The RNA shown here (FMN riboswitch aptamer (RFN element)) has 132 nucleotides and comes from Tritonibacter scottomollicae.

RNA sequence: UUUUGUUCUCAGGGCGGGGUGAAAUUCCCCACCGGCGGUGACAGCCCGCGAGCGCCUGCCAUGUGGCAGGGUCAGCAGAUACCGGUGGAAUUCCGGAGCCGACGGUUAAAGUCCGGAUGGUAGAGAACCAGU
Numbered sequence: 001u002u003u004u005g006u007u008c009u010c011a012g013g014g015c016g017g018g019g020u021g022a023a024a025u026u027c028c029c030c031a032c033c034g035g036c037g038g039u040g041a042c043a044g045c046c047c048g049c050g051a052g053c054g055c056c057u058g059c060c061a062u063g064u065g066g067c068a069g070g071g072u073c074a075g076c077a078g079a080u081a082c083c084g085g086u087g088g089a090a091u092u093c094c095g096g097a098g099c100c101g102a103c104g105g106u107u108a109a110a111g112u113c114c115g116g117a118u119g120g121u122a123g124a125g126a127a128c129c130a131g132u
Stems, first nucleotide, its partner, number of pairs: 005128006016030004031112002033101002035049004044099002052076002054073001055070006080097001082096004103115003
């Protein structure tokens, strides 16, 4: 240096002000937030990945659900064919405009509250073993 393995650690941010109302951090106005890897240069919206839902399998229940497992399996699944500038190079930087955000809960509809979650994971790092 390359390859392979073991163990450990880490691994998500955000409702502040005003309005209406019996009731809203859920509606309306102004605000706020942005996981991981890649990409000629720093990315929520370029490419891919992740959690969740769904789906499939098993067991239990048979007022339709609970528990365990699978992990891309049909799918939900997202958002700029953005504009201008700099540059060798940027949908990644600077300026401007626009857009997106799982599931369940709630005195009223949630990216920001509560819950599954003291969970899980994309991955990041460290130590060590063996071989070349």
Its mean pLDDT, the model's own confidence on a scale to 100, is 76. NCBI's taxonomy places the organism under Bacteria, Pseudomonadati, Alphaproteobacteria, Paracoccaceae, Tritonibacter.